The RNA shown here (c-di-GMP-I riboswitch aptamer) has 91 nucleotides and comes from a Candidatus Competibacteraceae bacterium. The sequence was found by an Rfam model in a public genome assembly. Rfam family: c-di-GMP-I riboswitch aptamer. Rfam's curators write: GEMM was predicted in a large-scale screen for bacterial structured RNA regulatory elements. Its family is annotated with cyclic-di-GMP binding in the Gene Ontology. The coordinates come from a structure-prediction model, not an experiment, and the mean pLDDT is 84.
RNA sequence: GCUUGCUAAAGGCAAAGCUGCCGAAAGGUAGCGACGCAAAGCCACUGGCCUAACCUUCGGAACAUUGAAGCAGGGUCGCAGGGUCGCCAAG
Repeated sequence: GCUUGCUAAAGGCAAAGCUGCCGAAAGGUAGCGACGCAAAGCCACUGGCCUAACCUUCGGAACAUUGAAGCAGGGUCGCAGGGUCGCCAAG
């Protein structure tokens, strides 16, 4: 350096739920908490998925209000692929 994660050890992360805060929402974040994880470290690059405030169109004549449809520029790396860095052990 490459492959693998059967064994051991040192450690690491933390799903659901609850509480506070941020957000229109999805979701994020801190604490408690552990379902799981060998990259469940990091990057939204590709596909997927979630949301729809703003915006566009329509009801409807109007810029307001309300409702419907569409839309990512908002998210998700604990959906998959890709990129990148890395602990331990075995070969």